[in-house]
Two RNAs folded together computationally: RNase P RNA and transfer RNA, 448 nucleotides in total.
RNA sequence: CAAGUAAGCUGGACAGCCGCGCAGGCGGGGCGAAAGGCCCGUCUGUGAGGAAAGUCCGGGCUCCGUAGGGCAAGGAUAACGGGUAACACCCGCCGGGGGCGACCCUAGGAAAAGUGCAACAGAGAUAUACCGCCCCGCCGGUGUAAAACGACUGUUUUGCGCCGGCGAGGUAAGGGUGGAAAGGUGAGGUAAGAGCUCACCCGACGGCUGGGAACAGUCCGCCGCUGUAAACUCUAUCCGGAGCAACGCCGUGGAGGGACAUAGAGCCGGCCCGGCUGUCCCAGGGAGGCGGCUUGAGCGUAUCGGCAACGGUGCGUCGAGAUAGAUGGCUGUCUUAAAAGACAGAACCCGGCUUACAGGCUUACUUGCAAA
RNA sequence: GGAGGCAUAGCUCAGCCGGUAGAGCGUCCGCCUCACACGCGGAAGGUCACAGAUUCGAGUUCUGUUGUCUCCACCA
Numbered sequence: 001c002a003a004g005u006a007a008g009c010u011g012g013a014c015a016g017c018c019g020c021g022c023a024g025g026c027g028g029g030g031c032g033a034a035a036g037g038c039c040c041g042u043c044u045g046u047g048a049g050g051a052a053a054g055u056c057c058g059g060g061c062u063c064c065g066u067a068g069g070g071c072a073a074g075g076a077u078a079a080c081g082g083g084u085a086a087c088a089c090c091c092g093c094c095g096g097g098g099g100c101g102a103c104c105c106u107a108g109g110a111a112a113a114g115u116g117c118a119a120c121a122g123a124g125a126u127a128u129a130c131c132g133c134c135c136c137g138c139c140g141g142u143g144u145a146a147a148a149c150g151a152c153u154g155u156u157u158u159g160c161g162c163c164g165g166c167g168a169g170g171u172a173a174g175g176g177u178g179g180a181a182a183g184g185u186g187a188g189g190u191a192a193g194a195g196c197u198c199a200c201c202c203g204a205c206g207g208c209u210g211g212g213a214a215c216a217g218u219c220c221g222c223c224g225c226u227g228u229a230a231a232c233u234c235u236a237u238c239c240g241g242a243g244c245a246a247c248g249c250c251g252u253g254g255a256g257g258g259a260c261a262u263a264g265a266g267c268c269g270g271c272c273c274g275g276c277u278g279u280c281c282c283a284g285g286g287a288g289g290c291g292g293c294u295u296g297a298g299c300g301u302a303u304c305g306g307c308a309a310c311g312g313u314g315c316g317u318c319g320a321g322a323u324a325g326a327u328g329g330c331u332g333u334c335u336u337a338a339a340a341g342a343c344a345g346a347a348c349c350c351g352g353c354u355u356a357c358a359g360g361c362u363u364a365c366u367u368g369c370a371a372a
Numbered sequence: 373g374g375a376g377g378c379a380u381a382g383c384u385c386a387g388c389c390g391g392u393a394g395a396g397c398g399u400c401c402g403c404c405u406c407a408c409a410c411g412c413g414g415a416a417g418g419u420c421a422c423a424g425a426u427u428c429g430a431g432u433u434c435u436g437u438u439g440u441c442u443c444c445a446c447c448a
Base pairs, nucleotide, nucleotide: 001368002367003366004365005364006363007362008361009360010359012334013333014332015331016330017329018328020047021046022045023044024043025042026041027040028039030038031037049343053354054353056352057351058350059349060348061243062242063241064240074239075238076237077236078235080092081091082090083089094108095106096105097104098103109234110233114232115231116228117227118226130175131174132171133170134169136167137166138165139164140163141162142161143160144159145158146157147156148155149154183201184200185199186198187197188196202224203223205221206220207219208217209216210215247291248290249289250288252448253447254446256282257281258280259279260278261277266276267275268274298317299316300315301314302313303312304311305310373444374443375442376441377440378439379438382397383396384395385394391428399415400414401413402412403411421437422436423435424434425433
């Protein structure tokens, strides 16, 4: 210098003017019995994010509920050790896979508890004999040897061998199909074969050694067992449900319930009761208002412990709280090659994950080339 | 703001425990009829919303994204 890998930061700054939300101070006016209440003006302070998003996990908080205590159902998670309030998150480490490498990915328990599935192809899909190979028996053909008959070529029987067919078996070496065909390669062995035996390799289990554990090992013994659990299932651990439109307080009108008055008139066809009437009270509550609402597993910094995630201690600090919803606009200067343009707008709050994102910056490392 | 569902042919929907994507209506062609309708026969038409993962194999199982619909209670 080029190509990369990992981690982190930033997401314009400052000043002026105008405007908006919230909090506090001051002043004025009206309502009002009065106020710290409502309205107006003015000053000061403060005012979106790394994801505020998706609502995918985990909590706080509130209500339900005799108690949410046990079981069941249902759901979630899954090597091992640690961190944390907790987690499906994070850190470290192990196994597997990828990359020359820095490094990256990994829902990674159990298929040797049981059940299911494995389409098409193929003989055969969890066991199978289609072709092939081999042994035995029978039949046919043929070659050869011996014997007998006959004696011209020959015929018959028996034994051995080859070919073909049939029957009964053995075999999993070879063929082809498939994602997968009963450990792989080689040798011995066998009628032919086969972990049947042996050597090396692969894998499971038990032991031994190392390690805190998962696990690892050129060790020993024993064995050869298909895949699938993001199929049912089994094992271990965890989870009560709903959600701030939760929930608490105040409370308008209508409808609802109760008590009293019922003197008179009218209506419900007539009569009795009752209702329509008046006054007072009650409960519930989707209007409306207030609370919940932002000081919290908070943030910054120094130091200590730890490989790290993280934790302890000291000091400093308060950084939105709206409810039709504020956080905006203009000008100038700086940074810059240029210029503020990416994704995007809090709605109870936190810890994570995931998704979106123009441009810029920093640190560590790898590979290659060149020079010293 | 919170909770839940759905996406398969032009439309409305099936597709269970993963194994060749279907039905009705519609469209087109042919027959029938003098002609049309009805009827009969046949055909075309699919990125199973998109992407990744699991698996030999995904419309189906898992994860993420996109679109769309519904609900949030004595009455206003």
It holds a member of the Rfam family "Bacterial RNase P class A". From the family's description: Ribonuclease P (RNase P) is a ubiquitous endoribonuclease, found in archaea, bacteria and eukarya as well as chloroplasts and mitochondria. Gene Ontology terms of the family: dimeric ribonuclease P complex, tRNA processing and ribonuclease P activity. Its mean pLDDT, the model's own confidence on a scale to 100, is 77.